[in-house]
């Protein structure tokens, strides 16, 4: 350099055009429980890499860029 795959909360994963107001686990915060801590129960905050395009509608499809991986040279 070429081809190809991926990028979603602090971490690990689902979701593949509308029914999603993007969900789960761990973690974090608060409350309850307890003499205290842990555990347990309830609640809360926090996310679609960036920029364009297609569409009535895009996290989802397409392109470019950035980053990471694999293969080839």
């Nucleotide at each position: 350099g070429g081809u190809u795959u991926g990028u979603u909360a602090g971490u690990c994963c689902a979701g593949a055009g509308g029914u999603c107001u993007a969900g789960g686990a761990c973690g974090c915060c608060g409350c309850a429980c307890u003499g205290u801590c842990u555990a347990u129960g309830c609640g809360g905050a926090a996310g679609c890499a960036u920029c364009g395009g297609u569409u009535c509608a895009a996290u989802u499809c397409c392109g470019a860029u950035a980053c990471a991986g694999a293969c080839c040279g």
Model confidence (mean pLDDT): 80 of 100. Transfer RNA from uncultured Lactobacillus sp., 73 nucleotides, folded computationally. Its Rfam family is "tRNA". It is annotated as a transfer RNA.